[in-house]
RNA sequence: CUUGAUAAAGCUAAACCUGCCGCGAGGCAGGGGCGGAAAGCCACGGAUCUUAUCUUCCUACUCCUCGUAAGAUAGCCGGGCUGCCAAAG
Numbered sequence: 001c002u003u004g005a006u007a008a009a010g011c012u013a014a015a016c017c018u019g020c021c022g023c024g025a026g027g028c029a030g031g032g033g034c035g036g037a038a039a040g041c042c043a044c045g046g047a048u049c050u051u052a053u054c055u056u057c058c059u060a061c062u063c064c065u066c067g068u069a070a071g072a073u074a075g076c077c078g079g080g081c082u083g084c085c086a087a088a089g
Base pairs, nucleotide, nucleotide: 001089002088003086004085011036012035016031017030018029019028020027021026034075040081041080042079044078045077046076047073048072049071050070051069052068053067
């Protein structure tokens, strides 16, 4: 450096429950433990989701889609930065 064991020291914590925050997607804390070798950090590209909304269409209204704006997800994929252990090569 590659790689990731039926190893070891540790780490993290899905669903669900409780409390708090948020219009919401969700977040934080406690319990819990499905999982994880970057499930550590960063919204840069894509994706999904939330809230609001312009124009167009429509006889009209409402909803949806598209677009726009602001957000959420780093445990969706890619990318960037950093990092523990060490059987094997």
Source information
A computed fold for an 89-nucleotide RNA from a Geobacteraceae bacterium, annotated as c-di-GMP-I-GGC riboswitch aptamer. The model forms 95% of the base pairs in the Rfam consensus. The source organism's lineage runs through Bacteria, Pseudomonadati, Desulfuromonadia, Geobacterales and Geobacteraceae.